[in-house]
RNA sequence: GUGGGUAUAAUUUAGUGGUAGAAUGAAAUGCUUCCGACCUUUUAGCCCGGGUUCGAUUCCCGGUACCCACU
Numbered sequence: 001g002u003g004g005g006u007a008u009a010a011u012u013u014a015g016u017g018g019u020a021g022a023a024u025g026a027a028a029u030g031c032u033u034c035c036g037a038c039c040u041u042u043u044a045g046c047c048c049g050g051g052u053u054c055g056a057u058u059c060c061c062g063g064u065a066c067c068c069a070c071u
Base pairs, nucleotide, nucleotide: 001070002069003068004067005066006065007064010024011023012022013021018054025043026042027041028040030038047063048062049061050060051059
């Protein structure tokens, strides 16, 4: 340089155009002599910019970062 892939919560991940889910983590409450485990609640997210559409995490274009292959 060329081609391909990935980007969703602090972390791992699901989501075939119609209110974005789960687990782990963190905080608080209850239980417990204390810790742990367990119950309940809270916390926090679609990489960026455009386009299409009534409506975009999803489709299209460009950018950024990372990964793979070739050179």